[in-house]
The prediction has a mean pLDDT of 85. A computed fold for a 522-nucleotide part of an RNA from an uncultured bacterium, annotated as small-subunit ribosomal RNA, 5' domain. Rfam family: Bacterial small subunit ribosomal RNA.
Context: one part of a larger RNA
RNA sequence: GGACGAACGCUGGCGGCGCGCCUAACACAUGCAAGUCGAACGGGGCUUAUAUUUCAGAAGUUUUCGGAUGGACGAGAGAUAAGCUUAGUGGCGGACGGGUGAGUAACACGUGAGCAACCUGCCUUUCAGAGGGGGAUAACAGUUGGAAACGACUGCUAAUACCGCAUAACGCUGCGAUGGGGCAUCCCGAUGCAGCCAAAGGAGCAAUCCGCUGAAAGAUGGGCUCGCGGCCGAUUAGCUAGUUGGUGGGGCAACGGCCCACCAAGGCGACGAUCGGUAGCCGGACUGAGAGGUUGAUCGGCCACAUUGGGACUGAGACACGGCCCAGACUCCUACGGGAGGCAGCAGUGGGGGAUAUUGCACAAUGGAGGAAACUCUGAUGCAGCGACGCCGCGUGAGGGAAGACGGUCUUCGGAUUGUAAACCUCUGUCUUUGGGGAAGAAAAUGACGGUACCCAAAGAGGAAGCUCCGGCUAACUACGUGCCAGCAGCCGCGGUAAUACGUAGGGAGCGAGCGUUGUCC
Repeated sequence: GGACGAACGCUGGCGGCGCGCCUAACACAUGCAAGUCGAACGGGGCUUAUAUUUCAGAAGUUUUCGGAUGGACGAGAGAUAAGCUUAGUGGCGGACGGGUGAGUAACACGUGAGCAACCUGCCUUUCAGAGGGGGAUAACAGUUGGAAACGACUGCUAAUACCGCAUAACGCUGCGAUGGGGCAUCCCGAUGCAGCCAAAGGAGCAAUCCGCUGAAAGAUGGGCUCGCGGCCGAUUAGCUAGUUGGUGGGGCAACGGCCCACCAAGGCGACGAUCGGUAGCCGGACUGAGAGGUUGAUCGGCCACAUUGGGACUGAGACACGGCCCAGACUCCUACGGGAGGCAGCAGUGGGGGAUAUUGCACAAUGGAGGAAACUCUGAUGCAGCGACGCCGCGUGAGGGAAGACGGUCUUCGGAUUGUAAACCUCUGUCUUUGGGGAAGAAAAUGACGGUACCCAAAGAGGAAGCUCCGGCUAACUACGUGCCAGCAGCCGCGGUAAUACGUAGGGAGCGAGCGUUGUCC
């Protein structure tokens, strides 16, 4: 000198774009953050219509005045149909998106290869198919336990829920023969035999559309293996029993001591094993002429984690932040028998700290989930609020104006300086204020932002300057006060009676909505 997710002191007009718990991966009140589909299914509720039925029964007609007839309007019941709605069964999604960096020195990451050892829902392409049956079960009803959370029993019912059967190949398994190739195990093609395995319907008048099943391929996403690369300590020198390898099995999507039985005695290490400390890694960022050094906030990629530890279930995918089970700590409810919870999601609270924001608006846009769609959900996201935290831009006026005014300061008392500075004159309108108009962002409709940006008119110099320094380094000097005191200080050093170094004033220098200080890196 540069830089910062900064903090502190003094000061503070506006706008744009960014950024904002670096500390306690400390504890959390409250609200919201993942739902959706009635075009998979049976119920329930509401509304409407139709016909039926029950009750009540106006006007009118008639009357022997008792009534009879008539049937509008109305009320109720079950039925049918349509629409809306929904707890439950079922499907898809809750494995994405969002957060954090505790752990991890590791194939975690980066980079380059490999898988002849693998999986892949939704999507795309192609081929083939969907025949015929069955038994349940929630909801519901009844009974019943419990303070609650939540159950139990009996009975009924549906499906794109579940289960047999049929059909069966380019699928899978086994056997056999054959051609070609390679990378050791092997791989590919054509072919033969045997065995095995599937399905679901919905909407519509229909056309058709959305789905379903098997297979092949693609795309996307993942899994595994290897070469190389990037911290400190030897005041850590030996480490290792599933350890290293083999055979056989189990398990897995798949290879593999991944696991197991047996066998062998290996494997790693001064090219630093093991142990200890520290740490998420990278694209990048800062600095530097570069080499390098430092760093890993925001944004993007990967990884890991979700109160602590362990475990599996479901599923194409998890060993799953807002799923389940167990154990621990903590908090809460309780009728003491038992239950409930997990902000490292967005806000917000306490605490810690030098220090870091609103319990905001909207799904209008972009994107995501579900849905045929309408649409619903979305604290992702888009915006707004707060903070000079950073960067950038603008303003706080411009021109004229010497009697060089007053005042201040210094003075050799002549004057010098503040200083064209002010006053005063003439202007301007950036910003500001008031009034008027008013977007783009949205493809037909739909705008949170927002009456915002911007434009026009008017008013009026009015509302807008400070901070640090002035001994040398280092740009900028005098007076007074103080008297090794009070104090200053980055280094050298100032201060003990003339201090350009302390304090104040005048003047000056530098930067400027900032200026200094502190911390950290180069």